[in-house]
RNA sequence: GGAUGAGGUAGAGGCGCGAGCAUUCAAGAGUACAUUUUCCGAGAGAGGGUACUUGAUGAAGAGAAUGGAAAGGGAAUCUCGCCGAAGUCCUUAAUACAACCACUAUUAAGGGCUGGGCUUGCAUCGAAUAGGUGUAAGACUGUCACUAGAAAAUUUCCCAUUUUCUAGUGGAGCACUAUCUCAUAG
Numbered sequence: 001g002g003a004u005g006a007g008g009u010a011g012a013g014g015c016g017c018g019a020g021c022a023u024u025c026a027a028g029a030g031u032a033c034a035u036u037u038u039c040c041g042a043g044a045g046a047g048g049g050u051a052c053u054u055g056a057u058g059a060a061g062a063g064a065a066u067g068g069a070a071a072g073g074g075a076a077u078c079u080c081g082c083c084g085a086a087g088u089c090c091u092u093a094a095u096a097c098a099a100c101c102a103c104u105a106u107u108a109a110g111g112g113c114u115g116g117g118c119u120u121g122c123a124u125c126g127a128a129u130a131g132g133u134g135u136a137a138g139a140c141u142g143u144c145a146c147u148a149g150a151a152a153a154u155u156u157c158c159c160a161u162u163u164u165c166u167a168g169u170g171g172a173g174c175a176c177u178a179u180c181u182c183a184u185a186g
Stems, first nucleotide, its partner, number of pairs: 003184009014083001016082005022077004033067007043054003047101002050099001086114011115141002118138008143171012
């Protein structure tokens, strides 16, 4: 000055990721719901059965009139945390909805997959043609490795080495770049 292994610190990918009872806006929607009234005539109460509540003093449903929301999700701005950022699937546990089961949502643990954003098809969630998620394909992009070529530097020249650029092929984030510490071998 290098090699290998372990650990730490910092950083890069870009329409980059995520969060917020933040603010505003669109949509949700003249919907749900409430009141009055007419028709109808026996059930209704989130998917199942039980229980419970309610219903001829008219259930559920339909029409008319009056009044009339909200949540989740979306866009912009701002703030914060970041670069397995994060997302999703499976299993287990707890809580909530609704007394039980299931569904759904949140949290925690374990495990699997995905480098990233975009477009399109299919499926699914959703009020939605918004958007999310999964999957497949397509080009793009970052990174590393290999191959080929070009330029520059080291050098008198060639070879060789290093750096940068171009093209092709391939891999994956426990990765990649830089740097520090320790250990090992020469």

Predicted 3D model of a 186-nucleotide RNA (Lysine riboswitch aptamer) from Vulcanibacillus modesticaldus. Rfam family: Lysine riboswitch aptamer. About the family: Riboswitches are metabolite binding domains within certain messenger RNAs that serve as precision sensors for their corresponding targets. Allosteric rearrangement of mRNA structure is mediated by ligand binding, and this results in modulation of gene expression. Lineage of the source: Bacteria > Bacillota > Bacilli > Bacillaceae > Vulcanibacillus.